[in-house]
RNA sequence: GGAGGGGUGGGUGAGUGGCUAAAACCGACGGUCUGUAAAAUCGUUGCCCUGACGGGCUACGCAGGUUCGAAUCCUGCCCCCUCCA
Numbered sequence: 001g002g003a004g005g006g007g008u009g010g011g012u013g014a015g016u017g018g019c020u021a022a023a024a025c026c027g028a029c030g031g032u033c034u035g036u037a038a039a040a041u042c043g044u045u046g047c048c049c050u051g052a053c054g055g056g057c058u059a060c061g062c063a064g065g066u067u068c069g070a071a072u073c074c075u076g077c078c079c080c081c082u083c084c085a
Stems, first nucleotide, its partner, number of pairs: 001084007010026003018068001027045006046057004061077005
């Protein structure tokens, strides 16, 4: 340099226009259980407002674009992996 695949929450990793603040698992925090701990099990796990219900804001590598609506489609760029040269 050429071809292909990929970048998502604290981590791994699903999701390919609306049902998604985003599955599942791990981790963390809290509860149950236990003499204690582990294991198991239940709940919570972006920020703000609210007693609660609920509402608002921001977010999927970065920057733009399309669309009523984008993690998802398009363009440019950055980075990682595989193969070829």